[in-house]
RNA sequence: GGCGCCUUGGCUUAGUUGGUAAAGCGCCUGUCCAGUAAACAGGAGAUCGAGGUUUCGAAUCCCUCAGGUGCCU
Numbered sequence: 001g002g003c004g005c006c007u008u009g010g011c012u013u014a015g016u017u018g019g020u021a022a023a024g025c026g027c028c029u030g031u032c033c034a035g036u037a038a039a040c041a042g043g044a045g046a047u048c049g050a051g052g053u054u055u056c057g058a059a060u061c062c063c064u065c066a067g068g069u070g071c072c073u
Stems, first nucleotide, its partner, number of pairs: 001072007010025004019056001027043005049065004
């Protein structure tokens, strides 16, 4: 230099065909317990790597850029 793949709560991931983001773990509160953990009930937390494009509507399509990673040279 060329060609791919990945980037989504604190972490690990899902989200297939555009219709407005889900789960587990973790965190917070309560119940329970002599107390901790566990269990049970409830709750907070991501406008989806950044900026633009198309669209009534974008995590999803298209473009550029950034970071990571693999192959080729």
RNAcentral holds the sequence, with entries from GtRNAdb. This is a predicted structure of a 73-nucleotide RNA (transfer RNA) from Blattella germanica. It matches the Rfam family "tRNA". It is annotated as a transfer RNA. A source record names the gene tRNA-Thr-AGT-21-1.